[in-house]
RNA sequence: GGAGUCGGCCAGGCAGCCGCUGUGCACAACACAGAGGAAAGUCCGGGCUCCGCAGAGCGGGAUGCAGGGUAACGCCCUGGCACGGCAACGUGACGAAGAGGGCCACAGAGACGAGUCCCCGGGCUUCAAACACCCGGGGGGUGAAACGCGGCAACCUCCAUCCGGAGCAACACCAAAUAGGCAAGCGCGGCGUGGCGACACGCCAGAGGCCGGCUCGGCCCAGCUUGCGGGUAGGUGGCUAGAGCCCGGGCGCAAGUCCGGGCCCAGAGGAAUGGCUGCCGGCGCCCCGGGGCAACCCGGACGCGCCACAGAACCCGGCUUACCGGCCGUCUCCCCAU
Numbered sequence: 001g002g003a004g005u006c007g008g009c010c011a012g013g014c015a016g017c018c019g020c021u022g023u024g025c026a027c028a029a030c031a032c033a034g035a036g037g038a039a040a041g042u043c044c045g046g047g048c049u050c051c052g053c054a055g056a057g058c059g060g061g062a063u064g065c066a067g068g069g070u071a072a073c074g075c076c077c078u079g080g081c082a083c084g085g086c087a088a089c090g091u092g093a094c095g096a097a098g099a100g101g102g103c104c105a106c107a108g109a110g111a112c113g114a115g116u117c118c119c120c121g122g123g124c125u126u127c128a129a130a131c132a133c134c135c136g137g138g139g140g141g142u143g144a145a146a147c148g149c150g151g152c153a154a155c156c157u158c159c160a161u162c163c164g165g166a167g168c169a170a171c172a173c174c175a176a177a178u179a180g181g182c183a184a185g186c187g188c189g190g191c192g193u194g195g196c197g198a199c200a201c202g203c204c205a206g207a208g209g210c211c212g213g214c215u216c217g218g219c220c221c222a223g224c225u226u227g228c229g230g231g232u233a234g235g236u237g238g239c240u241a242g243a244g245c246c247c248g249g250g251c252g253c254a255a256g257u258c259c260g261g262g263c264c265c266a267g268a269g270g271a272a273u274g275g276c277u278g279c280c281g282g283c284g285c286c287c288c289g290g291g292g293c294a295a296c297c298c299g300g301a302c303g304c305g306c307c308a309c310a311g312a313a314c315c316c317g318g319c320u321u322a323c324c325g326g327c328c329g330u331c332u333c334c335c336c337a338u
Base pairs, nucleotide, nucleotide: 001334002333003332004331006329007328008327009326010325012280013279014278015277016276017275018274020034021033022032023031024030036309040320041319043318044317045316046315047314048167049166050165051164060163061162062161063160064159065079066078067077068076069075080094081092082091083090084089095158096157100156101155102152103151104150112148117140118139119137120136121135122134123133171237172236173235174234181228182227183226184225185224186223189204190203191202192201193200194199206221208220209219210218211217244263245262246261247260248259249258250257251256281307282306283305284304285303287300288299289298290297291296
């Protein structure tokens, strides 16, 4: 100098103006705080809440080298083995072929309680041989594997371990109007006509309701008023101080754990976390200068365009997936010079 390997980090910056949410506050003003490394997929594991105090059996599901870490895991660390790579390193459902069932492509006679395609040896028969038959061969041939304690369990199965269900729209509290439910109080009157009657019509009286409170008046009318209880709309809690973050030290190869000190770091909820302007930064295009035959490389100014993936919704630990560009460190291999 080149090519790689593994690990960690950032996620454009600053200023001004105008807004949104939360807290401090009675309001305003003002001050402070206000998305992520994945907030995503909702795949795995837990906390929390309710379902009967979640216990047993059957069924079902998941996991599967050994040891360790953890609240727990299908996650992580270390080691072994197998495979890939010159190497750093990466990948791996990696228990059991003991019990039983199933499968083993093509080729081959035969693919697992079987069988004889070819060759050779021996036996039997024969005067001698051949064929047939019997016994044998670490023989040939096919094949990944040929009888051997065969292979396959990401086929059933067996063994071991773990798993009750639903999920913050969980759950708890407050609670309107309307319509049901229960209870109490007041009222459902009188006359006439028609009709067998239920009832209808008219007149008079009237508890009550409406016309904003009162009076008059008008209208409605068999119900009206009050209380209680359940539920709905709506509101509040759950709701963010936590398996939390940072620093130092001890133990451990590590994952991690313990101790001490310091810090508070979104809580919205039809759902805030934004918009505009200016300067700087990065990238691309155009242009200029230099080098080079060329592709291209180096340097520079104006202008234009662009700034990854992506948006919290009860919380946490993981996994997976998406991602412009950049920084730092570890180790390996190759080349050159000393």